[in-house]
RNA sequence: UCAGAGGGCCGGGCGGCCGCUUGUCGGCAUUUCGGUGCGGGCGAGAGGAAAGUCCGGGCUCCAGCAAAGCAGGAUGCCAGUUAAUGGCUGGCCGGGCGGUUUCGUCCGAGGGACAGUGCCACAGAGAGAAGACUACCGGGCUUGCCCGGAAAAGCUGAAAGGGUGCGGUAAGAGCGCACCGGGGGCGGAGUAAUUCGUCCCGUCACGGUAAACCCCAUCCGGAGCAAGACCAAAUAGGGACGACGUUUGCCGCGCUUUGUCGGUGUCGUUCGGGUCGGUCGCUAGAGGCGGCGCGCGAGCGCCGUCCCAGAUGAAUGGCCGCCACUGUGAUUAACCAUAUCGCAGCACAGAACCCGGCUUACAGGCCCUCUGACACU
Numbered sequence: 001u002c003a004g005a006g007g008g009c010c011g012g013g014c015g016g017c018c019g020c021u022u023g024u025c026g027g028c029a030u031u032u033c034g035g036u037g038c039g040g041g042c043g044a045g046a047g048g049a050a051a052g053u054c055c056g057g058g059c060u061c062c063a064g065c066a067a068a069g070c071a072g073g074a075u076g077c078c079a080g081u082u083a084a085u086g087g088c089u090g091g092c093c094g095g096g097c098g099g100u101u102u103c104g105u106c107c108g109a110g111g112g113a114c115a116g117u118g119c120c121a122c123a124g125a126g127a128g129a130a131g132a133c134u135a136c137c138g139g140g141c142u143u144g145c146c147c148g149g150a151a152a153a154g155c156u157g158a159a160a161g162g163g164u165g166c167g168g169u170a171a172g173a174g175c176g177c178a179c180c181g182g183g184g185g186c187g188g189a190g191u192a193a194u195u196c197g198u199c200c201c202g203u204c205a206c207g208g209u210a211a212a213c214c215c216c217a218u219c220c221g222g223a224g225c226a227a228g229a230c231c232a233a234a235u236a237g238g239g240a241c242g243a244c245g246u247u248u249g250c251c252g253c254g255c256u257u258u259g260u261c262g263g264u265g266u267c268g269u270u271c272g273g274g275u276c277g278g279u280c281g282c283u284a285g286a287g288g289c290g291g292c293g294c295g296c297g298a299g300c301g302c303c304g305u306c307c308c309a310g311a312u313g314a315a316u317g318g319c320c321g322c323c324a325c326u327g328u329g330a331u332u333a334a335c336c337a338u339a340u341c342g343c344a345g346c347a348c349a350g351a352a353c354c355c356g357g358c359u360u361a362c363a364g365g366c367c368c369u370c371u372g373a374c375a376c377u
Base pairs, nucleotide, nucleotide: 001373002372003371004370005369006368007367008366009365010364012323013322014321015320016319017318018317020045021044022043023042024041025040027038028037029036030035047348051359052358054357055356056355057354058353059224060223061222062221072220073219074218075217076216077091078090079089080088081087092110093108094107095106096105097104098103111215112214116213117212118209119208120207133154134153136149137148138147139146140145141144162180163179164178165177166176167175181204182201183200184199185198186197187196188195189194228280229279230278231277238271239270240269241268242267243266244265249264250263251262252261287306288305289304290303291302292301293300294299325345326344327343328342329341330340331339
């Protein structure tokens, strides 16, 4: 210098004109003094992911009310961190890679397979308390078949009922023994997962699979700011009161007639509910920045300082100039470099109650660590 891997950070800058949302302070006009309209000054105005809405909380309402349980779901080595988590940190164990060892780095749905059930395709003789196809051994004979033994060899398979060796045997076999592996007891270290040592066990009594059912432990009520609370128009309809009209009609006794009463009607006052609309919720928070201290770390504590979007058919924009970055063309130059002029590009993406995570998308740039190659000293 280049390439790769891991981690962290930034993710255009300056200026002019016009405009939008919001806070605050004046002005002018009007007013029924509640406001309304016009115009101005100053301040603030998207992100690292605002995204997906996957996980966890705050907050609100509904349901419920010790606790426990059924069903369903989630999580699953240990410890810590946190408001909480399936996040994060540290450790243990296992696996991959690198390295001579100590070690480094990456990954892991990493509880339970003597609680029970199921499954193990194809191949293969046999797939789980197995099996006899070939080979082996013994016996019988009709001499190439039958009976028996065996789990050592071959074969099949992802996996063949511990492995290696010696003994043993007709041939073999934990049949016996040594070592390794496995299981159990005791002791030491560690908060724990776990690890180390020692003793015993061949009745070591049996594989894998739980992202198969299942078992065990822990956690989880539901819906979500369109939550929820308040104010409240026109119109229509409802209740109460009053006035008018009760002429006619209709309804109200099981039916008919008459009378009476009430309602149905109109107008006025008033009340309450809902809709349009408006206000609150609404942004000061598990908050940002800095310092000190504690901790390996995630993180925690104290002090100081700052206020940092709140729209609601939904603001945060548009145009222009210059600069920066990248690419490219022309000129300058013998080439490169440099300089000048021009053109094009400049990502992913837009808050909607808030916060902590995870995941996904992203032009370009910067920093740190490690590895490799090349050049120089």

Bacterial RNase P class A from uncultured Algimonas sp., 377 nucleotides, folded computationally. Of the family's consensus pairs, 95% are formed in the model. The sequence was found by an Rfam model in a public genome assembly. Model confidence (mean pLDDT): 76 of 100. Its Rfam family is "Bacterial RNase P class A". Rfam classes the family as a ribozyme. Its family is annotated with dimeric ribonuclease P complex, ribonuclease P activity and tRNA processing in the Gene Ontology.